The RNA shown here (transfer RNA) has 74 nucleotides and comes from a Thermoplasmata archaeon. Its mean pLDDT, the model's own confidence on a scale to 100, is 80. Rfam family: tRNA. The family's RNA type in Rfam is transfer RNA. Its family is annotated with triplet codon-amino acid adaptor activity in the Gene Ontology. About the family: Transfer RNA (tRNA) molecules are approximately 80 nucleotides in length. Taxonomically the source falls in Thermoplasmata (Archaea, Methanobacteriati, Thermoplasmatota). The sequence is in RNAcentral, with records from ENA.

[in-house]
RNA sequence: GCCCGAGUGAUGUAGCUUGGAUAUCAUAGAAGCCUGCGGAGCUUCCUACCCGGGUUCAAAUCCCGGCUCGGGCG
Numbered sequence: 001g002c003c004c005g006a007g008u009g010a011u012g013u014a015g016c017u018u019g020g021a022u023a024u025c026a027u028a029g030a031a032g033c034c035u036g037c038g039g040a041g042c043u044u045c046c047u048a049c050c051c052g053g054g055u056u057c058a059a060a061u062c063c064c065g066g067c068u069c070g071g072g073c074g
Stems, first nucleotide, its partner, number of pairs: 001073007010027003020057001029045005050066005
């Protein structure tokens, strides 16, 4: 330099193929219930679509460019 893949709460992850509901689940954190105390359990809350542009009534999803990480080729 070229090619391929990935980027989503504090962390891991689903959703992207086939655009549309309050963006999923688990862990962590907070509050409450429960309990002799604690833990466990139950309920609720909290925080996210890498950046910019485009297409569209509507973009995490499609298109273009960029950045970062991983792999391959030279």